[in-house]
């Protein structure tokens, strides 16, 4: 200087003038001071929790979710550290990663043969010389995939037919919590092929509905009027069915009030500065602050400097992840070009 990778910050700043919201103080009830006032994603609504409620909250079927080890957290399908895998030239990334000898399917066509799967062309021998007849799977086609590779020996001709070495499989010894390395020692010619992000199988885990949850005040109204079943049956009781257990008469039409105030609502698994422990996610502990609570929905207008010249973008109970969208600064580290 160029390309690349990881990371952490940001999210225009200041000042005045008026204007909107809810606090809190005064208050002569008009009003005066004083503070506060949208995000890192608020989006998505994909998961996990908190808070309300319902259910005798129990038992099982089916369904559903997660899948490598060890942690972290309220929890979790998330984070954080390892390990095997596979991309990259690195610096980094990705990872739906338990079983295929429980079973059942899928790989069209080609091709001799596609899974308890071969002999098409070749090589070898025999011959009656015929498209006989044996023998073989090294070599060649064919495929996405073809019965471990590489040399040696042997054979008629060839094969792990034998050996040697890698690889594979299995036991032991090291190292590590461990998942799993090491090839350290032995032992076997030695593979029952891919695939489960195909049904399946295995192991763990899982009650539902949501602030339009409830919880309370205050008001109206028609505690109405018709038909059918019926009381051992039958109906309801917050996913689905079965058995349990509780309540208890149900069901279908007409037709009529109300839909309003308060709470829930904002002090939290909160936030900022240290100290400490840990590779780290994150714990343990001092000190300090209180940073929106709207309800047809509150934050806008104007002037003036400043510079990095301002991007995606609005809270509606909260919190902690994921994705997504997207501006500017600065940090390290990889590879390359040139000067020195």
């Nucleotide at each position: 200087c160029g390309a690349g990778u990881c990371a952490a910050c940001u999210a225009g700043a200041c000042a005045a003038u008026c204007g909107c919201a809810g606090c809190c103080u005064g208050u002569u009830u008009g009003c005066a001071g004083g503070g506060u006032g949208a995000g890192g994603a608020a989006a998505g609504u994909c998961c996990g929790g908190g808070c309300u409620c319902c259910g005798c909250a129990g038992g099982g079927u089916a369904g559903a979710g997660u899948g490598c080890c060890a942690g972290g957290u309220a929890a979790c399908a998330c984070c954080u550290g390892g390990g095997g895998g596979g991309c990259g030239a690195a610096a980094g990334c990705c990872u739906a990663c338990g079983a295929c000898a429980a079973g059942u399917g899928c790989a069209g066509c080609a091709g001799a043969g596609a899974g308890u799967a071969g002999a098409c062309c070749g090589c070898c021998a025999u011959u009656u010389u015929g498209u006989a007849u044996g023998g073989u799977a090294a070599g060649g086609g064919u495929g996405a995939a073809a019965g471990g590779g590489u040399g040696c020996g042997g054979u008629a001709a060839g094969a792990g037919c034998g050996c040697a070495c890698c690889g594979c499989g299995c036991u032991u010894c090291u190292g590590g919590u461990a998942a799993c390395a090491g090839u350290a020692a032995g032992c076997g010619g030695c593979a029952a092929g891919g695939u489960a992000a195909a049904c399946u199988c295995c192991a763990c885990u899982c009650g539902g509905a949501g602030c339009a949850a409830g919880a309370u005040c205050a008001a109206a109204u028609a505690g109405g009027c018709u038909u059918c079943c019926u009381u051992u049956a039958g109906g309801c009781g917050u996913g689905a069915c079965c058995c349990g257990c509780g309540c208890u008469g149900g069901a279908a039409g007409c037709g009529g009030g109300u839909a309003g105030g308060u709470c829930g609502c904002u002090u939290g698994a909160g936030g900022c500065c240290g100290g400490u422990g840990g590779u780290g996610a994150c714990g343990c502990u001092g000190g300090u602050c209180c940073u929106a609570g709207a309800u047809g929905a509150a934050u806008g207008a104007u002037u003036g400097u400043c510079c990095u010249a301002g991007a995606c973008a609005g809270a509606a109970c909260c919190c902690g992840g994921c994705u997504u969208a997207u501006u500017g600064u600065u940090g390290a580290c990889u590879c390359g070009c040139u000067c020195u």